The part of an RNA shown here (small-subunit ribosomal RNA, central domain) has 341 nucleotides and comes from an uncultured bacterium. Model confidence (mean pLDDT): 86 of 100. It matches the Rfam family "Bacterial small subunit ribosomal RNA".
Context: one part of a larger RNA
RNA sequence: UUGGGCGUAAAGGGUGCGCAGGCGGUUUGUUAAGUUUAAGGUGAAAGCGUGGGGCUCAACCCCAUACAGCCUUAGAAACUGGCAGACUAGAGUACAGAAGAGGGUAGUGGAAUUUCAUGUGUAGCGGUAAAAUGCGUAGAUAUAUGAAGGAACACCAGUGGCGAAGGCGGCUACCUGGUCUGUAACUGACGCUCAUGCACGAAAGCGUGGGGAGCAAAUAGGAUUAGAUACCCUAGUAGUCCACGCCGUAAACGAUGAAUACUAAGUGUUGGGGAAACUCAGUGCUGCAGUUAACGCAAUAAGUAUUCCGCCUGGGGAGUAUGCACGCAAGUGUGAAACUC
Numbered sequence: 001u002u003g004g005g006c007g008u009a010a011a012g013g014g015u016g017c018g019c020a021g022g023c024g025g026u027u028u029g030u031u032a033a034g035u036u037u038a039a040g041g042u043g044a045a046a047g048c049g050u051g052g053g054g055c056u057c058a059a060c061c062c063c064a065u066a067c068a069g070c071c072u073u074a075g076a077a078a079c080u081g082g083c084a085g086a087c088u089a090g091a092g093u094a095c096a097g098a099a100g101a102g103g104g105u106a107g108u109g110g111a112a113u114u115u116c117a118u119g120u121g122u123a124g125c126g127g128u129a130a131a132a133u134g135c136g137u138a139g140a141u142a143u144a145u146g147a148a149g150g151a152a153c154a155c156c157a158g159u160g161g162c163g164a165a166g167g168c169g170g171c172u173a174c175c176u177g178g179u180c181u182g183u184a185a186c187u188g189a190c191g192c193u194c195a196u197g198c199a200c201g202a203a204a205g206c207g208u209g210g211g212g213a214g215c216a217a218a219u220a221g222g223a224u225u226a227g228a229u230a231c232c233c234u235a236g237u238a239g240u241c242c243a244c245g246c247c248g249u250a251a252a253c254g255a256u257g258a259a260u261a262c263u264a265a266g267u268g269u270u271g272g273g274g275a276a277a278c279u280c281a282g283u284g285c286u287g288c289a290g291u292u293a294a295c296g297c298a299a300u301a302a303g304u305a306u307u308c309c310g311c312c313u314g315g316g317g318a319g320u321a322u323g324c325a326c327g328c329a330a331g332u333g334u335g336a337a338a339c340u341c
Base pairs, nucleotide, nucleotide: 003313004312005311006310007295008294012309014200015199016198017197021193022192023191025087026086027085028084029083030082031081033080034079035076036075037074038073039072040071041070042069049065050064051063052062053061054060090190091187092186093185094183095182096181097180098179102176103175104174105173106172107171108170109153114148115147116146117145118144119143120142124135125134161168162167205246206245207244208243209242210241214240215239219235220234221233222232257308258307259306260305261304262303265286266285267284268283269282270281271280272279273278290297291296314341315340316339323334324333325332326331
C1' cells in the first nucleotide's frame, strides 16, 4: 500500500531486439465513443448524510431533503479517441565524405620463456629477510649457433577510439555490423517504451576431441611458526589455448533503466563541417541556477517536466525451505513462513 521512493540508506532488470499493451508531432474537415450541459426516469421502505421538530436531555421517535451510479431524450464540439485529407520540425531513405583494438575467417611477423641438438667452458647454479628442498662433474648455470612448440602481442598507448552490454589491442587480406558529418533530393508520424518471448552475455565450471611453452587451484617437498592444512621457496596436475556443445552468473558498477524537450559560463581532448566567427556528434575537468540528509550532481544531471518498463517497503531467519521450470552436473531462475529483536 489511492503514499513515498530507487548514485552511497531497502530498491534500475547484465545488455539488446521486439509481439501484445501503454503513450504519441503540426493542420483541415467530419463523427460524437470518452468529455460536458439541460430535462426526465430509476435509485422500495427502514438505515446513513444534511436541516428542522417531539419526549425535561440523550438514546429513541417524527418531518423535509440530499446522494453516487445506471437508463432515456435533446444539445455543445475545446480536448482525447474514430474516419477522411494535407504538412515536415520526429523517424527513416538516398547521395557525398570521415574515423575506429566493432565482429568473423584465413594467412603471416618479431621479441621473450621453455625444451632439444651441437660447440666453448668449469664448479657451481638457483632461491630467500636468511635458508633449505631442488638442479649440477653422467658437465649444470653462463655463452654461441641451429631446431621444435605453445601462448601473448613491448614501444605506439592517450580520463584516446569502437561496441547494446559482456567486451575489443602485432601485421595483412577477404567477408561483415553499427556510428558521425554535410546536402535537404525522396517517404510522410512510418515514432517512444515494452510484461510474456527471443537473442547475446566476463571469469570459473561441465561434455567430446585436440593442444600444452609459460603460468598455476589441487597436491608433494623445503622453510616460517607454539602450531602453519597459510603468507615465502622448489616442484607440479586440472585449468588457462583451439573446435563444437552446455552453463547464464559477477562489485555484469557510472553501484545512476530507456526516450524526448528545456535550463549560466569556462576549459582540455577525439571525429566531421566551415574562409573565419562558429557549429554538429562523442569524451573529460571546473563551475552558476537548481537539487541533495550530506557527500556530491550540475546540458554525459542526481536540475525542470512528460511517457513507458523494472524494482523497494525494518534487521535476522534467507536468497534458506517448498513447489514448479531449466541444466549432464555444479547449480540457476522464481521464492515464503514459523520464530526472534